[in-house]
RNA sequence: CAACGAUACUGGCAAACCCGUCGAAAGUCGGGGACGCAAAGCCUCAGAUCUAACGCAUGACAAUGCUAAGAUGGCUGGGUUACCGAA
Repeated sequence: CAACGAUACUGGCAAACCCGUCGAAAGUCGGGGACGCAAAGCCUCAGAUCUAACGCAUGACAAUGCUAAGAUGGCUGGGUUACCGAA
């Protein structure tokens, strides 16, 4: 330096659920809380998944279908930066 990853060290993050917030929703953010995480730090570039407001189509209406410009980096790959050091 590149890999690798201990019930080692020092610290870190925080699922479900509850309360509040924003949102049409998916979900976000804040507080509590810990299922887990060695990049569960950061980036939607590719795929995947979720939602379907606006829009479009059908319809007499009710409604139904399609649609990402919305969302998930704690779904996978990729990019990028970084702490520790046993085997």

Predicted 3D model of an 87-nucleotide RNA (c-di-GMP-I riboswitch aptamer) from Litchfieldia salsa. The sequence is in RNAcentral, with records from ENA and Rfam.